Predicted 3D model of a 528-nucleotide part of an RNA (small-subunit ribosomal RNA, central domain) from Gjaerumia sp.
Model confidence (mean pLDDT): 80 of 100.
Its Rfam family is "Eukaryotic small subunit ribosomal RNA". The family is grouped with related families in Rfam's "SSU clan".

[in-house]
Context: one part of a larger RNA
RNA sequence: UUGCAGUUAAAAAGCUCGUAGUUGAACUUCAGGCCUGGCCGGUCGGUCCGCCUCACGGCGUGUACUGUUUGGCUGGGCCUUCCCUCUUGGUGAUCCGGCAUGUCCUUUACUGGCGCGUGUCGGGGAACCAGGACUUUUACCUUGAAAAAAUUAGAGUGUUCAAAGCAGGCCUACGCCCGAAUAUAUUAGCAUGGAAUAAUAGAAUAGGACGUGCGGUUCUAUUUUGUUGGUUUCUAGAACCGCCGUAAUGAUUAAUAGGGACCGUCGGGGGCAUUAGUAUUCACAUGCUAGAGGUGAAAUUCUUGGAUUUUGUGAAGACUAACUACUGCGAAAGCAUUUGCCAAGGAGGUUUUCAUUAAUCAAGAACGAAGGUUAGGGGAUCGAAAACGAUUAGAUACCGUUGUAGUCUUAACAGUAAACUAUGCCGACUAGGGAUCGGGCGAUGUUAUUUUUUUGACUCGCUCGGCACCUUUCGAGAAAUCAAAGUCUUUGGGUUCUGGGGGGAGUAUGGUCGCAAGGCUGAAACUU
Numbered sequence: 001u002u003g004c005a006g007u008u009a010a011a012a013a014g015c016u017c018g019u020a021g022u023u024g025a026a027c028u029u030c031a032g033g034c035c036u037g038g039c040c041g042g043u044c045g046g047u048c049c050g051c052c053u054c055a056c057g058g059c060g061u062g063u064a065c066u067g068u069u070u071g072g073c074u075g076g077g078c079c080u081u082c083c084c085u086c087u088u089g090g091u092g093a094u095c096c097g098g099c100a101u102g103u104c105c106u107u108u109a110c111u112g113g114c115g116c117g118u119g120u121c122g123g124g125g126a127a128c129c130a131g132g133a134c135u136u137u138u139a140c141c142u143u144g145a146a147a148a149a150a151u152u153a154g155a156g157u158g159u160u161c162a163a164a165g166c167a168g169g170c171c172u173a174c175g176c177c178c179g180a181a182u183a184u185a186u187u188a189g190c191a192u193g194g195a196a197u198a199a200u201a202g203a204a205u206a207g208g209a210c211g212u213g214c215g216g217u218u219c220u221a222u223u224u225u226g227u228u229g230g231u232u233u234c235u236a237g238a239a240c241c242g243c244c245g246u247a248a249u250g251a252u253u254a255a256u257a258g259g260g261a262c263c264g265u266c267g268g269g270g271g272c273a274u275u276a277g278u279a280u281u282c283a284c285a286u287g288c289u290a291g292a293g294g295u296g297a298a299a300u301u302c303u304u305g306g307a308u309u310u311u312g313u314g315a316a317g318a319c320u321a322a323c324u325a326c327u328g329c330g331a332a333a334g335c336a337u338u339u340g341c342c343a344a345g346g347a348g349g350u351u352u353u354c355a356u357u358a359a360u361c362a363a364g365a366a367c368g369a370a371g372g373u374u375a376g377g378g379g380a381u382c383g384a385a386a387a388c389g390a391u392u393a394g395a396u397a398c399c400g401u402u403g404u405a406g407u408c409u410u411a412a413c414a415g416u417a418a419a420c421u422a423u424g425c426c427g428a429c430u431a432g433g434g435a436u437c438g439g440g441c442g443a444u445g446u447u448a449u450u451u452u453u454u455u456g457a458c459u460c461g462c463u464c465g466g467c468a469c470c471u472u473u474c475g476a477g478a479a480a481u482c483a484a485a486g487u488c489u490u491u492g493g494g495u496u497c498u499g500g501g502g503g504g505a506g507u508a509u510g511g512u513c514g515c516a517a518g519g520c521u522g523a524a525a526c527u528u
Stems, first nucleotide, its partner, number of pairs: 004499003007480002012496001014367001016365002021360003025253002031080012044067004048062001049060004085133007095123009104113002137199003140194002143191002152183002156166002168177003209246003213243009257357001258354003262349002266345001270342004276320002280316006287309001291302002328335002372413006382406001386402004424495003428487002431471003436466008445458004475482002501528003510521004
């Protein structure tokens, strides 16, 4: 690993990107014909044998011998179709054709013989040996060699049985005979055959292949020219270049994989600016007055210096009601007044383009609510801390009145949440329904105006992509429940992360990040 689990029992990193790693669409030799072996059957005979029968003939039998025909399995060769790589020098089996010759059969006859030999010559070459030139490279499977014994499995053997041991058994015993097997031995390495599967390479600026070719350039030098030496040519070989010729000359599809371009949209997606709305508090003015607040009931509190309340102005800082939904957008966090600008995005459409570019991801990055920290700004509301009033046995709370930090914003940190759908991401399949959002298509459909188109808005269908819902179990589950939590003992689509009884403990210690608070990583003793 085969073969665990991860919604709720322990356990999916908050979210996205991303390198190493792991994994990765289909396609290139299929098919046919001929020849020849092996194995296993069937049918119809013949021979042999047995039995019956005077005989004709019949029956039976058999791992018996043999033939015809037919079926199945399997091996090899040739061709359509380039494979056994090419080549030098040897050895050269079977085979074929001559010549000579012995014998056998035959013939009038050395006439004829796919009769039997012997010798010799030639042709072809299976296979083997020794070199040379080249060769896509692996994984995988097969067979073989090799791989200590003891052990293990296992054969033989009456240790009296057995565990064991490797002994032992036989006449007529001066001896004879049989053993001490065999298997397994997995990774790596060696050799052999196969070519499915999985990789890898090849010809696109042809610097490509081939050759009965042709011509150059450079290099090497065996042999032969009577001998020795030199130079050059021929010749032989190697490398490179040019020309010519040969060829069906050479680019696989276009994945209900992916990327890009284009088109009209869509959205409370993002950033910057602008703009609106009421409320709250405060200030000023105004009117009338004795209470107002607040509560279960009160009190703290404010009030003839006019509170609360009415009306009219103004300012400030927040927030964005109703519309608002089992609706939308965004990777998540999150996002809701108007308008403008900026770049981005999904889905859809497309007889557009590239052609494997992909999926998931240690390391490493970006973003990341609220609260918190630092430095500014701003401080209306609400409001940790704090104070007071109540309640109460007490009340360091719940209720009330004040109220600092904070809440808002700018620039930085911090990096966590029940960051929850407590459900990783990508891909395939399995079921019925009606809604809804976005795009597209359609209809003798309705409607707007203008009288036709266009174009909107509706209606009814279809379709792709979303957020969800309902009904069922063919399925799953411990159940709750779940179209995924299904396609799982009938267990394997790809890939990442995490968990292994409860506590101790997300503690100690170490490392690292942070101004700090703290974050990430993260035990053990002991206990149960």